[in-house]
Context: one part of a larger RNA
RNA sequence: CGGUGUUGAAGGAACUCGGCAAAUUGCCCUCGUAACUUCGGGAGAAGAGGGACCUCCAGGCGGGCAACCGUCCGGAGGUGGCACAGACCAGGGGGUAGCGACUGUUUACUAAAAACACAGGACUCUGCGAACUCGCGAGAGGACGUAUAGGGUCUGACGCCUGCCCGGUGCCGGAAGGUUAAGGAGAGGGGUGCAAGCUCCGAACCGAAGCCCCGGUAAACGGCGGCCGUAACUAUAACGGUCCUAAGGUAGCGAAAUUCCUUGUCGGGUAAGUUCCGACCUGCACGAAUGGCGUAACGACUUCCCCGCUGUCUCCAACACCGGCUCA
Numbered sequence: 001c002g003g004u005g006u007u008g009a010a011g012g013a014a015c016u017c018g019g020c021a022a023a024u025u026g027c028c029c030u031c032g033u034a035a036c037u038u039c040g041g042g043a044g045a046a047g048a049g050g051g052a053c054c055u056c057c058a059g060g061c062g063g064g065c066a067a068c069c070g071u072c073c074g075g076a077g078g079u080g081g082c083a084c085a086g087a088c089c090a091g092g093g094g095g096u097a098g099c100g101a102c103u104g105u106u107u108a109c110u111a112a113a114a115a116c117a118c119a120g121g122a123c124u125c126u127g128c129g130a131a132c133u134c135g136c137g138a139g140a141g142g143a144c145g146u147a148u149a150g151g152g153u154c155u156g157a158c159g160c161c162u163g164c165c166c167g168g169u170g171c172c173g174g175a176a177g178g179u180u181a182a183g184g185a186g187a188g189g190g191g192u193g194c195a196a197g198c199u200c201c202g203a204a205c206c207g208a209a210g211c212c213c214c215g216g217u218a219a220a221c222g223g224c225g226g227c228c229g230u231a232a233c234u235a236u237a238a239c240g241g242u243c244c245u246a247a248g249g250u251a252g253c254g255a256a257a258u259u260c261c262u263u264g265u266c267g268g269g270u271a272a273g274u275u276c277c278g279a280c281c282u283g284c285a286c287g288a289a290u291g292g293c294g295u296a297a298c299g300a301c302u303u304c305c306c307c308g309c310u311g312u313c314u315c316c317a318a319c320a321c322c323g324g325c326u327c328a
Base pairs, nucleotide, nucleotide: 001323002322003321004320005319006318007317008316010314011313014312019309027051028050029049030048031047036041038157052079053078054077055076056075057074059072060071061070062069063068080084092307093306094305095304097302098301099299100298104116105115120155121154122153123152124151125150126149132141133140134139158294159293160292161291163224164223165222168221169220170217171216172215173214174213177212178211179210183206184205188201189200190199191198192197225243226242227241228240229239252286253283264280265279266278267277268276
């Protein structure tokens, strides 16, 4: 000097990105417990008191013929200590908000999460030698299953809901029409030959799927406007005009895990608050199963606040052990 521990006056988070680390709490019994709630929960909520030993008294249960023995429980009085769940072991608590319903799963060796999964919801394919997957194939899985089944995709408990657009892309349907390959057809023509012939080229016309075309479909991929004017203070605009579009964002939410300007503005909390909570709405650039908004319970998740507690700190010190270093 460092490591691991123990203790600490006064203060008690002033430390710090952040109470990280440490401390507090810890068991049993009795009392007592809020909002909210899916009535199960929240709950060990929170909070308060008691706990050793001795003596006496009353009672329960078991054994015994009984005396009595064992065990449990209650009442009263007393004794000692700094301390009686005497060591060890052994929850700190409460409030707010975000995200995800939940228990689970994950980056074996830097990420455990708001990521994945999940019951539940929806769309779609599949009639069975099923769809689909693997294999060149035989074949196998699916399944010794059969639409209350199996595959794919999206969403993600529950509650209230899930608006408008089919113009583009995709998918589905459409015995018409257009286009269209091989092939069929063969008008007509070329080469060669005396010829018969052989051999080439070749116009109409007939030719599938696909595409074009006509419809449907958004819990398919996706999309969901601009300018100008207007009310008897002002401001604002229920109202009007105009341009464009397939249609111009409904409900709900909103400076949000989304807000650039921004530490927006107002309110709350603090003596003081770029964070936090409640509002407002000017949403740079929320928005309805790439789900919207809520939600009890749950979370080694994230945020802010409070109580308790502390060497985290003001500000460091001592002691124990281990190591380093110096000297012998």

This is a predicted structure of a 328-nucleotide part of an RNA (large-subunit ribosomal RNA, domain IV) from a soil metagenome. Its Rfam family is "Bacterial large subunit ribosomal RNA". Its family is annotated with ribosome and structural constituent of ribosome in the Gene Ontology.